RNA sequence: GGGGGCUUAGCUUAGUUGGUUAAAGCACGGUGCUCAUAACACUGGGAUCGGGGGUUCGAGUCCCUCAGCCCCUACCA
Numbered sequence: 001g002g003g004g005g006c007u008u009a010g011c012u013u014a015g016u017u018g019g020u021u022a023a024a025g026c027a028c029g030g031u032g033c034u035c036a037u038a039a040c041a042c043u044g045g046g047a048u049c050g051g052g053g054g055u056u057c058g059a060g061u062c063c064c065u066c067a068g069c070c071c072c073u074a075c076c077a
Base pairs, nucleotide, nucleotide: 001073002072003071004070005069006068007067010026011025012024013023019057028044029043030042031041032040050066051065052064053063054062
């Protein structure tokens, strides 16, 4: 240099062929239980989906671009 993949809540992931509300587990807060803690039960908050732009009536999901991370591969000397 060439090719490919990933980037969604604090962390790990899901999201089917674009279609109304972005979901789960862990973590965190509250309540119950307990002498108390943990465990357990119930409950609550938290992400406009890496940044920007575009297409569309509608984009996490398609296109372009930039950034970060990972993998594969190379020519000549």
The RNA shown here (transfer RNA) has 77 nucleotides and comes from a Bdellovibrionales bacterium.
Rfam family: tRNA. About the family: Transfer RNA (tRNA) molecules are approximately 80 nucleotides in length. Rfam links the family to the GO term triplet codon-amino acid adaptor activity.
NCBI's taxonomy places the organism under Bacteria, Pseudomonadati, Bdellovibrionota, Bdellovibrionia, Bdellovibrionales.